[in-house]
Context: one part of a larger RNA
RNA sequence: CUGGGCGUAAAGCGCGCGUAGGCGGAUUAGUCAGUCAGAGGUGAAAUCCCAGGGCUCAACCCUGGAACUGCCUUUGAUACUGCUAGUCUUGAGUUCGAGAGAGGUGAGUGGAAUUCCGAGUGUAGAGGUGAAAUUCGUAGAUAUUCGGAGGAACACCAGUGGCGAAGGCGGCUCACUGGCUCGAUACUGACGCUGAGGUGCGAAAGUGUGGGGAGCAAACAGGAUUAGAUACCCUGGUAGUCCACACCGUAAACGAUGAAUGCCAGACGUCGGGCAGUAUACUGUUCGGUGUCACACCUAACGGAUUAAGCAUUCCGCCUGGGGAGUACGGCCGCAAGGUUAAAACUC
Numbered sequence: 001c002u003g004g005g006c007g008u009a010a011a012g013c014g015c016g017c018g019u020a021g022g023c024g025g026a027u028u029a030g031u032c033a034g035u036c037a038g039a040g041g042u043g044a045a046a047u048c049c050c051a052g053g054g055c056u057c058a059a060c061c062c063u064g065g066a067a068c069u070g071c072c073u074u075u076g077a078u079a080c081u082g083c084u085a086g087u088c089u090u091g092a093g094u095u096c097g098a099g100a101g102a103g104g105u106g107a108g109u110g111g112a113a114u115u116c117c118g119a120g121u122g123u124a125g126a127g128g129u130g131a132a133a134u135u136c137g138u139a140g141a142u143a144u145u146c147g148g149a150g151g152a153a154c155a156c157c158a159g160u161g162g163c164g165a166a167g168g169c170g171g172c173u174c175a176c177u178g179g180c181u182c183g184a185u186a187c188u189g190a191c192g193c194u195g196a197g198g199u200g201c202g203a204a205a206g207u208g209u210g211g212g213g214a215g216c217a218a219a220c221a222g223g224a225u226u227a228g229a230u231a232c233c234c235u236g237g238u239a240g241u242c243c244a245c246a247c248c249g250u251a252a253a254c255g256a257u258g259a260a261u262g263c264c265a266g267a268c269g270u271c272g273g274g275c276a277g278u279a280u281a282c283u284g285u286u287c288g289g290u291g292u293c294a295c296a297c298c299u300a301a302c303g304g305a306u307u308a309a310g311c312a313u314u315c316c317g318c319c320u321g322g323g324g325a326g327u328a329c330g331g332c333c334g335c336a337a338g339g340u341u342a343a344a345a346c347u348c
Stems, first nucleotide, its partner, number of pairs: 004319003007302002012316001014201004021194003025088007033081002035077008049065006091191001092188003095184005103177007110154001115149007125136002162169002206247006215241002220236004258315006266293012297304002321348003330341004
């Protein structure tokens, strides 16, 4: 390589868009490139294989046959694939009418709470813990009332609810804006799927510059605990957390399950639409999501089961014993931290 695999044993790129490439709906005609059949030429000898023979046997050698699975030429076949020229509407898209939504970006705004500041009342404690202490407080704390400042997050609603490709998204209002679903008939007529490279997005932490800083809180300091305690507990507390711009490009980035299409029993929830039954309630039905259980079937088992891990097809990615090691070296990227690509010796 072939073969076998990728939910949990090694293995699905974090997720999109998309180039090349691969693959591709129904139907008609042509062509005959692929494909298939026949014929001819060639495919040196030796070797390999088969049948004989010669050295006492064997290795070795000789003779004959087969084979050399290939290439070229030519004559045909035309189902399939390709190509050329048409046609079609089921795939895909457009149009029209409705609808749901924490989808995104920007701006504005609201209340509760914490902290701080000012003022009033008021007096000796408060705080914290398993128990304490560090800490705060007679320079008036804690508590309570009123006023003010500032930052961050949005209780209830809230739901295996919704939206988004993923990361993710939750007070309210406005502006701009992406996608989706349903219904209708009209239009285009395969315009599609996947996607090596490429390119964009990408939690948290971290980085750069400038702001901001209430709470929380790595580092750090102190108090405890302890044999010790560089921890768990407590009192403080700086980066950071927040904003703008730029970088980083990784996560148990998980459904540990790539994308697309078709087919294959059901039952019960729930979300968004449509239709019908006389009515917002209810029932039936039909699309699209999101769940639970369960048959066939699959699975080593666990489990999965129309949202498949079933039955198939297409395309991409990845795996090949454990450690060494996602490391070294080199390349590329980065301000750095580091990321990415990625071995071997050796060892079991």
This is a predicted structure of a 348-nucleotide part of an RNA (small-subunit ribosomal RNA, central domain) from Palleronia caenipelagi. Its Rfam family is "Bacterial small subunit ribosomal RNA". The coordinates come from a structure-prediction model, not an experiment, and the mean pLDDT is 89. The sequence was found in a public genome assembly.